[in-house]
The RNA shown here (c-di-GMP-I riboswitch aptamer) has 103 nucleotides and comes from a Bacillota bacterium.
C1' cells in the first nucleotide's frame, strides 16, 4: 500500500397490533408501537405472490321483453371461474445511491 474478514462509533429504518385518512379490494399514507433489518434506502426491469372496480366465459334458478310458442333468443340478478391497467422492494433476482473500516 492492497485484499479479505470482523468489531467499534454516529446513528438509521420500523413487523405485528392500534387510531385516523384514502381505496372496490389488495394495499398505501400519517400518529403510536418494536418483530426484526448492514441497505428492511430508492427503482416495478425479470420472476413470484396478493387483489378483481371493470371486462370475458359458464351452470341452474328467478324476473322482464321478444318470437315462428317446440321451446329459443336477449337483458338483468346470484354463484363459479379467468384476467391487471392495481398492489407488494420487510418474497427473490437485478439496477442504483449511501454509513463505519480498529486489532
Nucleotide at each position: 500500500a492492497u485484499a479479505a474478514a470482523u468489531a467499534c462509533u454516529u446513528g438509521g429504518c420500523a413487523a405485528a397490533c392500534u387510531c385516523g385518512u384514502c381505496g372496490a379490494a389488495a394495499g398505501a399514507c400519517g400518529g403510536g408501537g418494536a418483530c426484526g433489518c448492514a441497505a428492511a434506502g430508492c427503482c416495478a426491469c425479470g420472476g413470484g405472490u396478493c387483489u378483481a372496480c371493470g371486462g370475458a366465459c359458464g351452470u341452474a334458478u328467478c324476473g322482464c321483453g321478444c318470437g315462428a310458442c317446440a321451446c329459443g333468443c336477449g337483458c338483468g340478478u346470484c354463484c363459479g371461474c379467468c384476467u391487471a391497467u392495481g398492489a407488494u422492494c420487510g418474497c427473490c433476482g437485478g439496477g442504483u445511491u449511501g454509513c463505519c473500516g480498529c486489532g

Its Rfam family is "c-di-GMP-I riboswitch aptamer". The literature on the family includes a 2008 paper in Science by Sudarsan et al., "Riboswitches in Eubacteria Sense the Second Messenger Cyclic Di-GMP". Its mean pLDDT, the model's own confidence on a scale to 100, is 82. It was read from a public genome assembly, where an Rfam model found it.